Source information:
Transfer RNA from Spirogyra maxima, 72 nucleotides, folded computationally. Rfam family: tRNA. The family's RNA type in Rfam is transfer RNA. The coordinates come from a structure-prediction model, not an experiment, and the mean pLDDT is 81.
[in-house]
RNA sequence: GCGUCUAUCGUCUAACGGAUAGGACAGAGGUCUUCUAAACCUCCAAUAUAGGUUCGAUUCCUAUUAGACGCA
Numbered sequence: 001g002c003g004u005c006u007a008u009c010g011u012c013u014a015a016c017g018g019a020u021a022g023g024a025c026a027g028a029g030g031u032c033u034u035c036u037a038a039a040c041c042u043c044c045a046a047u048a049u050a051g052g053u054u055c056g057a058u059u060c061c062u063a064u065u066a067g068a069c070g071c072a
């Protein structure tokens, strides 16, 4: 340099083009408990960036960024 793949809460991970973007762990608050732990309830928090297609995009297309792999 060329090609392929990947990018979603703090972490791990779901999601036929139509969901309030779901779950687990973590974090915060509460119930319980003498206290802690455990258990239960509630809350918080995400689609890499910029365009395009579409009535509608996490999903499809293009470019860029970052990472992994392969070829040279």
Stems, first nucleotide, its partner, number of pairs: 001071007010025004018055001027043005048064005